[in-house]
Molecule: transfer RNA
Organism: Candidatus Woesebacteria bacterium RIFCSPHIGHO2_01_FULL_38_9
RNA sequence: GACCGCUUAGCUCAGUUGGUAGAGCGCUUCGUUUACAUCGAAGAGGUCGUAGGUUCGAGACCUACAGCGGUCA
Numbered sequence: 001g002a003c004c005g006c007u008u009a010g011c012u013c014a015g016u017u018g019g020u021a022g023a024g025c026g027c028u029u030c031g032u033u034u035a036c037a038u039c040g041a042a043g044a045g046g047u048c049g050u051a052g053g054u055u056c057g058a059g060a061c062c063u064a065c066a067g068c069g070g071u072c073a
Base pairs, nucleotide, nucleotide: 001072002071003070004069005068006067007066010025011024012023013022019056027043028042029041030040031039049065050064051063052062053061
């Protein structure tokens, strides 16, 4: 330098055909317990890497850039 893959909650990851952003773990509160753990209930937490474009509508499509990983030179 060329090409490929990935980027979504604190962590690990879903999100199929473009139509209200989710799960597990973790965190907070309540119940249960003498207490802790377990278990049950409720809740908080996201400008979906950045900037543009297409569209009535983008996490998903297109372009550029950035970060990480890989292959080739």